[in-house]
A computed fold for a 72-nucleotide RNA from a Parcubacteria group bacterium, annotated as transfer RNA. It was read from a public genome assembly. It matches the Rfam family "tRNA". It is annotated as a transfer RNA. The organism belongs to Bacteria candidate phyla, within Bacteria.
RNA sequence: GCCGCCUUCGUCUAGUGGUUAGGACAUAGCGUUCUCAACGCUAGAAGAUGGGUUCGAUUCCCAUAGGCGGUG
Numbered sequence: 001g002c003c004g005c006c007u008u009c010g011u012c013u014a015g016u017g018g019u020u021a022g023g024a025c026a027u028a029g030c031g032u033u034c035u036c037a038a039c040g041c042u043a044g045a046a047g048a049u050g051g052g053u054u055c056g057a058u059u060c061c062c063a064u065a066g067g068c069g070g071u072g
Stems, first nucleotide, its partner, number of pairs: 001071007010025004018055001027043005048064005
């Protein structure tokens, strides 16, 4: 240089055009407890960036950025 794959809450991930972007852990609050832990309930928090297609995009297409792999 070329080819392929990946990028979603703090972390790990699900969802593959449409009804609140769901779950686990973590965090915060409340309850329980003499206190802590554990446990129960509740809450906040996300689609790399920019365009395009579409009535509608996390999903499809293009470019860019980062990462991983292959190859000359």